[in-house]
Molecule: c-di-AMP riboswitch aptamer (ydaO/yuaA leader)
Organism: Symplocastrum torsivum CPER-KK1
RNA sequence: CAUUUCAGAACGCCAGAUAAAGAGCGGAGGAACCAAAUCGUGGGGCUAAUCUUGUAACCAAGAGAGACACCUUCCAGUCUUAGCCCGUCAGCUAACUCCGUCGGCAAUGGGAGGAGCACCA
Numbered sequence: 001c002a003u004u005u006c007a008g009a010a011c012g013c014c015a016g017a018u019a020a021a022g023a024g025c026g027g028a029g030g031a032a033c034c035a036a037a038u039c040g041u042g043g044g045g046c047u048a049a050u051c052u053u054g055u056a057a058c059c060a061a062g063a064g065a066g067a068c069a070c071c072u073u074c075c076a077g078u079c080u081u082a083g084c085c086c087g088u089c090a091g092c093u094a095a096c097u098c099c100g101u102c103g104g105c106a107a108u109g110g111g112a113g114g115a116g117c118a119c120c121a
Base pairs, nucleotide, nucleotide: 003023004022005021024101025100026099027098028097029096034091042089043086044085045084046083050063051062052061053060054059064081065080066079067078068077070114071113072112073111074110075109076108
C1' cells in the first nucleotide's frame, strides 16, 4: 500500500466468483561518488508505535509521533504509542533482483479555505 483487469472446465442460462499472469500502489536487497559503521551489554527491517525520567521489575509521568472518515489547516476534546520479521548480515545506491496488495473496525465539536454532488433560477 490494501485497488483494478482477467481464462478454461463445471454450475440449465445470464451474471458472478476464482487460478495463473498483468496494471496501479507499497516495501526490501543492490555500484560508483559521498558518508560512516561494525568488531557485540551484536546489528538490522516493516510499522505512528520511539525517546527521557522514576522503578529491581510491574508500572507511572512526560516529550515526540499517530488516529478521530471528501481534502488542507487552526483551536478544543477523546484515544493509540502495539506487534512481527531477518539471523552475525544489509548506509546511500543507477542498472538489476525479490516481496506484499490482508484483516478488523469506526464515523467528536467549532472556525477558515477548497473540491464534488443535488436542487433551483